[in-house]
The RNA shown here (transfer RNA) has 73 nucleotides and comes from a Candidatus Parcubacteria bacterium. The prediction has a mean pLDDT of 81. Its Rfam family is "tRNA". Rfam's curators write: Transfer RNA (tRNA) molecules are approximately 80 nucleotides in length. It is annotated as a transfer RNA. Rfam links the family to the GO term triplet codon-amino acid adaptor activity.
RNA sequence: GCACCCUUAGCUCAGUUGGUAGAGCAACCCCUUUACACGGGGAAGGUCGUAGGUUCGAGUCCUACAGGGUGCA
Numbered sequence: 001g002c003a004c005c006c007u008u009a010g011c012u013c014a015g016u017u018g019g020u021a022g023a024g025c026a027a028c029c030c031c032u033u034u035a036c037a038c039g040g041g042g043a044a045g046g047u048c049g050u051a052g053g054u055u056c057g058a059g060u061c062c063u064a065c066a067g068g069g070u071g072c073a
Stems, first nucleotide, its partner, number of pairs: 001072007010025004019056001028042004049065005
């Protein structure tokens, strides 16, 4: 330098070929216990890497850029 893949909650990851974004764990609150742990319940937590474009509507499609990874030179 070229090609491909990844980027979504604090962490690990889903999101069914466009229709109002989810799970597990962690942290917080409650129940349980003389405490703790385990277990049960609840609530919170997201400008979906950035900027544009297409569309009535974009996490999803297109373009550029940024970061990470793999391969080839």